About this RNA:
SAM riboswitch aptamer (S box leader) from Paenibacillus sp. JDR-2, 103 nucleotides, folded computationally. Of the family's consensus pairs, 94% are formed in the model. The organism belongs to Paenibacillus, within Bacteria. Rfam family: SAM riboswitch aptamer (S box leader). Rfam's curators write: The SAM riboswitch is found upstream of a number of genes which code for proteins involved in methionine or cysteine biosynthesis in Gram-positive bacteria.

RNA sequence: UUCUUAUCAAGAGCAGGCGGAGGGACUAGCCCGAUGAAGCCCGGCAACCGGCGUAAGCACGGUGCUAAUUCUUGCGGAAACAUUAGUUUCUGAGAGAUGAGGG
Numbered sequence: 001u002u003c004u005u006a007u008c009a010a011g012a013g014c015a016g017g018c019g020g021a022g023g024g025a026c027u028a029g030c031c032c033g034a035u036g037a038a039g040c041c042c043g044g045c046a047a048c049c050g051g052c053g054u055a056a057g058c059a060c061g062g063u064g065c066u067a068a069u070u071c072u073u074g075c076g077g078a079a080a081c082a083u084u085a086g087u088u089u090c091u092g093a094g095a096g097a098u099g100a101g102g103g
Stems, first nucleotide, its partner, number of pairs: 001103008013042001016041003022032003026074001028072002043066003048062003051058002070095001075092007
């Protein structure tokens, strides 16, 4: 970097430390942020892989996660309203994220 596959409506610090302005992948929105962003450490959540176990399970090791449904949306379909434009809801795909396996 690419392919396969599973999951993505739950959960996790409203006085923890360092840090200092940005962040929520991208688009368009809409948000979060000096009552302190990113990042790092600690804490926590979960239980994908490994480990232990007959199993239920544990949470020991490897990841992961820790505002908002993957914050909404980007392509298509359906329904209702409006009946030009459009709005709302549902839904499939795409994109993305994470794990495991393969090239």